[in-house]
RNA sequence: GAUUGUCUUCGGGACCGGGUGCUCUGCCCAUGGCAGAAAUUCCCAACCGGCGGUUAAAGCCCGCGAGUUCCUCUUAUAGGAACAGACAUGGUGAAAUUCCAUGGCCGACAGUAAUGAAGCUGGAUGGCUUCUGAGUCUGGAUGGGAGGAGACAAGC
Numbered sequence: 001g002a003u004u005g006u007c008u009u010c011g012g013g014a015c016c017g018g019g020u021g022c023u024c025u026g027c028c029c030a031u032g033g034c035a036g037a038a039a040u041u042c043c044c045a046a047c048c049g050g051c052g053g054u055u056a057a058a059g060c061c062c063g064c065g066a067g068u069u070c071c072u073c074u075u076a077u078a079g080g081a082a083c084a085g086a087c088a089u090g091g092u093g094a095a096a097u098u099c100c101a102u103g104g105c106c107g108a109c110a111g112u113a114a115u116g117a118a119g120c121u122g123g124a125u126g127g128c129u130u131c132u133g134a135g136u137c138u139g140g141a142u143g144g145g146a147g148g149a150g151a152c153a154a155g156c
Stems, first nucleotide, its partner, number of pairs: 001156001003154008017044003023037006046136002048107002050064004059105002067083006087103005109139003116131006
């Protein structure tokens, strides 16, 4: 120093921001006016980025893990399949889709109070029902985990 085994430990981050105002509430000199509340959802801005690898440092190059569904097997485990996203241009350099500059893009599952969609109903700008709707909120999760570090032992 490589290898093998055992054990210990570590092992995921981020908006109570601004605007608009369907609507609701209150007040008034009232068919309007003023004040307040009011968006996960519309607009803008901000912010976040697991692990290993890759000539050089990566959310968007390759792979792994985490999540969901299905199949096989099963006491449990485990194995397999599917879903599973996203980058360009220029510069430096021996080497970079990894650095620097500029401009972009992406984000499991379940839940949720629509100003979104559809339908029903009504005299009505109303009422009712269903659906959709969050990378940052709540939750599974004080979980699991790719893997990292260390200790001890064996043995070359």